The RNA shown here (FMN riboswitch aptamer (RFN element)) has 135 nucleotides and comes from Propionibacterium freudenreichii. Lineage of the source: Bacteria > Bacillati > Actinomycetes > Propionibacteriaceae > Propionibacterium. The sequence is in RNAcentral, with records from Rfam and Ribocentre. The coordinates come from a structure-prediction model, not an experiment, and the mean pLDDT is 81.
RNA sequence: CACGUGCUUCGGGGUCGGUGUAAUUCCGAACCGGUGGUGAUAGUCCACGACCCGUCACGCUGCGCAAGCAGGGCGACGGUUGAUCUGGUGAAACUCCAGGACCGACGGUGAAAGUCCGGAUGGGAGAAGUUCACG
Numbered sequence: 001c002a003c004g005u006g007c008u009u010c011g012g013g014g015u016c017g018g019u020g021u022a023a024u025u026c027c028g029a030a031c032c033g034g035u036g037g038u039g040a041u042a043g044u045c046c047a048c049g050a051c052c053c054g055u056c057a058c059g060c061u062g063c064g065c066a067a068g069c070a071g072g073g074c075g076a077c078g079g080u081u082g083a084u085c086u087g088g089u090g091a092a093a094c095u096c097c098a099g100g101a102c103c104g105a106c107g108g109u110g111a112a113a114g115u116c117c118g119g120a121u122g123g124g125a126g127a128a129g130u131u132c133a134c135g
Base pairs, nucleotide, nucleotide: 001135004132006130007129008128009127010126015029016028017027018026030115031114032104033103034048035047036046037045043102044101052079053078054077055076056075058073060071061070062069063068084100085099086098087097088096106118107117108116
């Protein structure tokens, strides 16, 4: 220095006004942007995570004489899942600069939610540090 192993820590942001019996959900204006990659810095490129669905395995709880049924848990695998253009600079940018657009899981709610509440003191792409082993 490279690769591997174990451990520890870290690992998602954002609101005001109006109407109204009622809305941080509507209307107006505002605000926010996970992780890795990239010929150069990305919410919109490529890929991944989160959320949701399915199959299989495991174990748990309830019901049942049993076969089995139902529920939630966990793991593996698979599936689904949003949105960007124009001009400029440059060797190189859908990433920078200027301008104009667009997008945002599920459940809840006195009224429809990217921004409120909840699952979640969870999970997590991964990041940093460190131990050991080997080269």